[in-house]
RNAcentral holds the full RNA, with entries from SILVA. This is a predicted structure of a 479-nucleotide part of an RNA (small-subunit ribosomal RNA, 3' major domain) from a metagenome.
Context: one part of a larger RNA
RNA sequence: UGACGGGGGCCCGCACAAGCGGUGGAGCAUGUGGUUUAAUUCGACGCAACGCGAAGAACCUUACCGAGGCUUGAACUGUAACUGCAACUCGUGGAAACACGGGAUUCUCUUCGGAGACGGUUAUAGAGGUGCUGCAUGGCUGUCGUCAGCUCGUGUCGUGAGAUGUUGGGUUAAGUCCCGCAACGAGCGCAACCCCUGCCCUUAGUUGCCAUCAGGUUAAGCUGGGCACCCUAAGGGAACUGUCGGCGAAAAGCCGGAGUAAGGUGGGGAUGACGUCAAGUCCUCAUGGCCCUUACGUCUCGGGCUACACACGUGCUACAAUGGCUGGUACAAAGGGUUGCCAACCCGCGAGGGGGAGCUAAUCCCAAAAAAACCUGUCCCAGUUCGGAUUGUAGUCUGCAACUCGACUGCAUGAAGGUGGAAUCGCUAGUAAUCGCAGAUCAGCAUGCUGCGGUGAAUACGUUCCCGGGCCUUGUACA
Numbered sequence: 001u002g003a004c005g006g007g008g009g010c011c012c013g014c015a016c017a018a019g020c021g022g023u024g025g026a027g028c029a030u031g032u033g034g035u036u037u038a039a040u041u042c043g044a045c046g047c048a049a050c051g052c053g054a055a056g057a058a059c060c061u062u063a064c065c066g067a068g069g070c071u072u073g074a075a076c077u078g079u080a081a082c083u084g085c086a087a088c089u090c091g092u093g094g095a096a097a098c099a100c101g102g103g104a105u106u107c108u109c110u111u112c113g114g115a116g117a118c119g120g121u122u123a124u125a126g127a128g129g130u131g132c133u134g135c136a137u138g139g140c141u142g143u144c145g146u147c148a149g150c151u152c153g154u155g156u157c158g159u160g161a162g163a164u165g166u167u168g169g170g171u172u173a174a175g176u177c178c179c180g181c182a183a184c185g186a187g188c189g190c191a192a193c194c195c196c197u198g199c200c201c202u203u204a205g206u207u208g209c210c211a212u213c214a215g216g217u218u219a220a221g222c223u224g225g226g227c228a229c230c231c232u233a234a235g236g237g238a239a240c241u242g243u244c245g246g247c248g249a250a251a252a253g254c255c256g257g258a259g260u261a262a263g264g265u266g267g268g269g270a271u272g273a274c275g276u277c278a279a280g281u282c283c284u285c286a287u288g289g290c291c292c293u294u295a296c297g298u299c300u301c302g303g304g305c306u307a308c309a310c311a312c313g314u315g316c317u318a319c320a321a322u323g324g325c326u327g328g329u330a331c332a333a334a335g336g337g338u339u340g341c342c343a344a345c346c347c348g349c350g351a352g353g354g355g356g357a358g359c360u361a362a363u364c365c366c367a368a369a370a371a372a373a374c375c376u377g378u379c380c381c382a383g384u385u386c387g388g389a390u391u392g393u394a395g396u397c398u399g400c401a402a403c404u405c406g407a408c409u410g411c412a413u414g415a416a417g418g419u420g421g422a423a424u425c426g427c428u429a430g431u432a433a434u435c436g437c438a439g440a441u442c443a444g445c446a447u448g449c450u451g452c453g454g455u456g457a458a459u460a461c462g463u464u465c466c467c468g469g470g471c472c473u474u475g476u477a478c479a
Base pairs, nucleotide, nucleotide: 001479002478003476004475005474007473008472009471010470011469012468013467015463016462019427020426021425022424023423026317027316028315029314030313031312032311033310034308035307042053043052064303065302066301067300068299069298070297077125078124079123080122081121082120083119084118088103089102090101091100092099093098107116108115109114128292129291131290132289133288137286138285139281140280141279142277144275149188150187151186152185153184154183155164156163157162168179169178170177194269195268196267197266199237200236201235202234203233204232205231208227209226210225213224214223215222240263243257244256245255246254247253319420323379324378325377327375328374329373335366336365337364340359341358345354346353347352386417391412392411393410394409395408396407397406433455434454435453436452437451438450439449
């Protein structure tokens, strides 16, 4: 000087408390451990591994296993020699890859010798490796933590390591600002600048909108017309403790009020200091070293990654009446679409099929929002008209192909489950809870992930305690 303390002081955070809803019990989905296996490829392991890499394993992917092949190789760049005019196609064997054999036509230039492009064979230099080492590395990332810290120059103090500044008194979300001070300044962080959102104005008016006027209908901005309004998308305004009162040190600031669409960082996002964990990744990529080279390379078919006495994590669906079922009626936002989205209409109980209009999209389509609310009916507290696992059967779709191993539909079947022990998690407002919608990946496959809107709470006395963190101080046999 740090680190640590079941030392002290001050302060903060859904850290506790106050509340609301979960997990832990059930079934299923998914990941992991274990076990099994020819293989069940590999990585990730407290927080910070375990719906993680994987934004999607039937083949492919694929790295694993079995079997069958190839050996300058699937892909790349040369060199030398030989050869062909290519590419292509046929036959035989075969599961395919591949092996063997047959046939056919054809490029450019030319001094007609040949040269070049391209292909094949042989040799060779080399290729190739998701093989090892993340404790040799780059790059990227997680984490403490969006915590308020981390440092430097000069000066001063100290023999020195170092200290001071950065401590102190206030204050703040903040090393934020003020005052004081042997310090005076500065840098990286904080804040602001950026994006979305909340109010207003200007400009613009189609594909958007419809107040006024006219036409029109079973109905509809449907038509003429208009750009008021809504909206869209570009520019601007607006919030700064500006203003009033009180407190405070004539400070910084704090408390309350007014006005305002909004008030003291308005709400959300992006943004992550010096560093820590030899944290993660050699299987994205790059790369040192080591290793393999008729194989640890590469091609193909089949299997496996989907196994299943069990254990754990993360989720979904429930256990019902604030409910289940039935019928009618309503209101979003944000996205995607030409190898695509697919309307009307017809067929089918349905998944879906036929059909073919429109749309490269504010125009057309996906598209039905769902919960809710209101009305109608039913169930009457039961393992039930709750719950839907499991199983049988008949089908649909994608795809070369759904046996291992896809999703969905109809009929039948109807398991556990009576609100869950110890323990444990999330959340402070348009949040939790609850309801649906879209997208990426993607032929097909979503309870996961990423976004979007609808409905919409309860509680916070407070900081004694648990956990994590910041500052000062103290002790230390630790570095």
The coordinates come from a structure-prediction model, not an experiment, and the mean pLDDT is 83.